[in-house]
Context: one part of a larger RNA
């Protein structure tokens, strides 16, 4: 100097971006175990005790259990073996993923729902044959959304899709074929007129889907207001006026994984807290299947907080090992 390891007074996270790493715990038997709970769980909770050797002593069939003795610093005498706690966010869980910087709050998932599809199903692949769905039949199959569970899921169909309707506007090809136009026998002195045919054109009117145009749906795509007064301190406004909208955001949440001003105020916890927890509500810019808000368990999930532990640190030190160095 490095590496794998071991130790250490006091002190005990003071370290640092975070207790990262390290220590602490560990296995058995025995006691005894709280909030919460979806009555399984939480639960090894937590928190305490034992554990070797001898005994001709009790009990027992035996394992062993008890009593008495004995010994060390130290009996699971080594190694193998959980640190725990509180109170939150997120996500129900087991799963599953960026082979080779990401494992997660990301995908999945049971379970909700919503639309399609009557079978030669719909969809899906393919110029087709045809095959998959399916040797399945709506308790099914196929898209699409939402994600155990309780408790719930408000108001808007103006706008854009969907679905439904057919009076009526508009509308394509085709269908119709008035009428023009060229030729031309033929009339007519001429200018010019002209049958039929045979070309070319070509009004009226006829003529479906769509579209407009009537309706319906939002667990469809989404949306879900402003100004101005008012109560006998003041403040604020349950009350009014007034302007636009298709309706003006219900419950429930709310400095939140959303909050700019912000390090909002309060209260907790520390001597001292931009984080953290409970609140309050002024919500720049939560809000209900782009699901709302709870929630027992579970989580190599992100914050935070505490007793325990330690060389994380105050502060390095020594001890085994290889370097390196010095001499050969």
């Nucleotide at each position: 100097u490095c590496a794998c390891g071991g130790u250490u007074a006091a002190g005990g996270a003071a370290c640092u971006a975070g207790g990262c790493a390290a220590a602490c715990u560990g296995a058995c038997c025995c006691u005894g175990u709280a909030a919460c709970u979806u009555c399984g769980g939480g639960a090894u909770a937590a928190a305490g005790g034992g554990u070797c050797c001898c005994u001709c002593c009790u009990c027992g069939c035996a394992a062993g259990a008890g009593a008495g003795g004995g010994c060390g610093c130290a009996g699971c005498g080594a190694a193998u073996c959980g640190g725990u706690c509180c109170a939150g966010g997120c996500a129900a869980c087991u799963g599953u993923u960026u082979a080779c910087c990401a494992a997660a709050a990301a995908c999945a998932c049971a379970g909700g729902g919503c639309u399609g599809u009557g079978c030669c199903a719909a969809u899906a692949c393919g110029a087709a044959a045809g095959u998959a769905g399916a040797c399945g039949u709506a308790u099914a199959c196929a898209g699409c959304c939402u994600g155990a569970c309780a408790c719930c899921u408000g108001c808007c169909c103006g706008g854009u899709g969907c679905c439904g309707g057919a009076a009526g506007g508009u509308u394509a090809a085709g269908a119709g074929g008035a009428g023009a136009u060229g030729u031309c026998a033929c009339c007519g002195c001429a200018a010019g007129g002209g049958a039929a045919g045979c070309a070319u054109u070509g009004a009226a009117u006829u003529g479906a889907a769509g579209c407009c145009c009537c309706g319906g749906u939002a667990a469809a795509c989404g949306g879900c207001g402003g100004c101005c007064g008012u109560a006998a301190c003041u403040a604020u406004a349950a009350c009014g006026g007034u302007c636009c909208u298709a309706a003006g955001g219900u419950a429930g949440c709310g400095a939140a994984a959303u909050u700019c001003c912000u390090u909002g105020u309060c209260g907790g916890g520390u001597a001292a807290g931009u984080u953290c927890c409970g609140a309050c509500c002024u919500g720049c810019a939560c809000g209900a299947a782009u699901g709302g808000c709870g929630u027992a368990a579970u989580g190599a999930u992100g914050g935070c907080c505490a007793g325990g532990c330690u060389g994380u640190c105050u502060c390095c030190a020594c001890c085994c090992g290889a370097g390196a160095c010095u001499c050969a």
The prediction has a mean pLDDT of 87. This is a predicted structure of a 328-nucleotide part of an RNA (large-subunit ribosomal RNA, domain IV) from Phocaeicola sp. It matches the Rfam family "Bacterial large subunit ribosomal RNA". The source organism's lineage runs through Bacteria, Bacteroidia, Bacteroidales, Bacteroidaceae and Phocaeicola.